Model confidence (mean pLDDT): 80 of 100. A computed fold for a 72-nucleotide RNA from a Prevotellaceae bacterium, annotated as transfer RNA. The sequence is in RNAcentral, with records from ENA. Its Rfam family is "tRNA". It is annotated as a transfer RNA. Rfam's curators write: Transfer RNA (tRNA) molecules are approximately 80 nucleotides in length. Lineage of the source: Bacteria > Pseudomonadati > Bacteroidia > Bacteroidales > Prevotellaceae.

C1' cells in the first nucleotide's frame, strides 16, 4: 500500500428500509425514611463527517476521518 470490519445517550449494547430510535447502568426530580442507603414512580440524554439512491436511510452506494483484524 491491499482486503477486510467498527463507529447510536455520560458507558455497555439492540434496532439492518416505514421514520415516536429502545434497553440496562449511570445523572436529575419525587414518594417512603429521623437522615442514608435499598426501594418505587417519574424526567432529560444518542445515529462520526460530506454526497448519493429512495416516496421515506440508523440500515443500501461512494468518498474522508479515526478504531481493530488479516496480508506483503
Nucleotide at each position: 500500500g491491499g482486503c477486510u470490519u467498527g463507529a447510536u445517550a455520560g458507558u455497555u449494547c439492540a434496532a439492518u428500509g416505514g421514520a415516536u430510535a429502545g434497553a440496562a447502568c449511570a445523572a436529575c426530580u419525587c414518594u417512603c425514611u429521623c437522615c442514608u442507603a435499598a426501594a418505587g414512580a417519574g424526567u432529560a440524554g444518542a445515529u462520526u463527517c460530506g454526497g448519493g439512491u429512495u416516496c421515506g436511510a440508523u440500515u443500501c452506494c461512494c468518498g474522508a476521518u479515526c478504531g481493530g483484524g488479516c496480508u506483503a